[in-house]
RNA sequence: CGCUGAACUCCCGAAACCGGGAGGCGGGGGACCCACGGUACUUGGGGUGAGUUCCGGGAAACCGGAAGGGGCUACCUUUCAGCCCUAACCCGUCAGCUAACCUCGUAAGCGUCGAA
Numbered sequence: 001c002g003c004u005g006a007a008c009u010c011c012c013g014a015a016a017c018c019g020g021g022a023g024g025c026g027g028g029g030g031a032c033c034c035a036c037g038g039u040a041c042u043u044g045g046g047g048u049g050a051g052u053u054c055c056g057g058g059a060a061a062c063c064g065g066a067a068g069g070g071g072c073u074a075c076c077u078u079u080c081a082g083c084c085c086u087a088a089c090c091c092g093u094c095a096g097c098u099a100a101c102c103u104c105g106u107a108a109g110c111g112u113c114g115a116a
Base pairs, nucleotide, nucleotide: 001111002110003109004108008023009022010021011020012019013018024106025105026104027103028102029101034096044094045091046090047089048088052067053066054065055064056063057062068086069085070084071083072082073081078116079115080114
């Protein structure tokens, strides 16, 4: 300097990656109307996120493939081409949408640069 991501800016506290406040950005809960049946005797149900579905192998972990989805290639957009990702975590039996209203987060991790 740049990239993924909401995860940035300012102020106060001696400093800070710590604490607090404000703005910005992001998420959840929550009416009428509308929509939908759902749960229990367990196959519970739901949320953030691109991170899902299907096929084959396997006891499983996991491995391979296909489709779908997401990202990068340095002014911006599009196209072509190339390279990657397709995780992880949380709520706790409970939540459709949802104005007012209530509430939470503001991390972490990295290093790409071809053409029209």
c-di-AMP riboswitch aptamer (ydaO/yuaA leader) from a soil metagenome, 116 nucleotides, folded computationally. The sequence is in RNAcentral, with records from MGnify. Its mean pLDDT, the model's own confidence on a scale to 100, is 85.